Background
Transfer RNA from a Minisyncoccota bacterium, 72 nucleotides, folded computationally. The same sequence occurs in records of 2 taxa. Rfam family: tRNA. About the family: Transfer RNA (tRNA) molecules are approximately 80 nucleotides in length. Model confidence (mean pLDDT): 81 of 100. Taxonomically the source falls in Minisyncoccota (Bacteria, Bacillati).

[in-house]
RNA sequence: GCUUCCGUAGUUGAAUGGAUACAAUACUCCCCUCCGAAGGGAGUGGUGCAGGUUCGAUUCCUGCCGGAAGCA
Repeated sequence: GCUUCCGUAGUUGAAUGGAUACAAUACUCCCCUCCGAAGGGAGUGGUGCAGGUUCGAUUCCUGCCGGAAGCA
């Protein structure tokens, strides 16, 4: 340099055109307990950036940024 793939919550993953973006774990509070752990309940927190298509974009298209693999 070329090709392919990936980027979603603090972390790990789902959602592949439509409803309020879902879950686990972590964190905060409460219940339980003599205390803690485990368990139960509630809460906080997210689509890499900028454009485009569409009535509607996490999803499709373009560019950029970052990462991985392969080729040279």